Transfer RNA from a soil metagenome, 72 nucleotides, folded computationally. Rfam family: tRNA. Rfam describes the family as follows. Transfer RNA (tRNA) molecules are approximately 80 nucleotides in length.
RNA sequence: GGGUCCGUAGCUCAACGGAAGAGCGCCUGCCUUACAAGCAGGAGGUCGGCGGUUCGACACCGUCCGGACCCA
Numbered sequence: 001g002g003g004u005c006c007g008u009a010g011c012u013c014a015a016c017g018g019a020a021g022a023g024c025g026c027c028u029g030c031c032u033u034a035c036a037a038g039c040a041g042g043a044g045g046u047c048g049g050c051g052g053u054u055c056g057a058c059a060c061c062g063u064c065c066g067g068a069c070c071c072a
Base pairs, nucleotide, nucleotide: 001071002070003069004068005067006066007065010024011023012022013021018055026042027041028040029039030038048064049063050062051061052060
């Protein structure tokens, strides 16, 4: 320099173009002498940035940034 893939909650990951959810973690309550486990509830997201397409974008297109790998 060229190419492929990835970027979404604290972590690991979902989400036929109709507007974001799960597991674990965290907080509160119940339970227990207490802790753990269990049960119930809750908080937490500029969906990497900026443009474009569209009535509507996490999803499609362009570009940039970051990461992994392949070729040279």